The RNA shown here (Glycine riboswitch aptamer) has 100 nucleotides. It matches the Rfam family "Glycine riboswitch aptamer". Rfam's curators write: This family represents the bacterial glycine riboswitch. It was read from a public genome assembly, where an Rfam model found it.
[in-house]
């Protein structure tokens, strides 16, 4: 002097699945509770290859640890529209300080 990864904030983008049934509430597609059926893209859990270690001591096998996701599970969350939430991607600012 340059300012990587990562982190925070803001803006934009943004899917899926029940206008389901019952009860209560003054009607209600509102609110609360319960049942069945569903969704995956808040968050969370799980696993491969590989790596490491132990045992064995020719090879190898076995065991343990580590090990990714948009895969998978559906705990949580969500399931008319509106609203809200929402991974990812992009931009801006701040932080950070990889390396030349």
């Nucleotide at each position: 002097a340059u300012g990587a990864a990562g982190g925070a904030u803001c803006u934009g983008u943004g899917a899926g699945a029940g206008u389901u049934c019952c009860c209560g509430u003054a009607c209600a597609a509102g609110c609360g509770g319960g049942g069945c059926g569903c969704c995956g893209a808040a968050g969370g859990g799980g696993c491969a290859a590989g790596g490491c270690a132990u045992c064995c001591g020719g090879u190898g096998a076995a065991u343990g640890c580590u090990g990714a996701a948009a895969c998978u599970c559906u705990c949580a969350g969500g399931c008319a529209a509106c609203a809200g939430g929402g991974a990812u991607c992009a931009g801006a600012u701040c932080u950070g300080g990889a390396c030349g």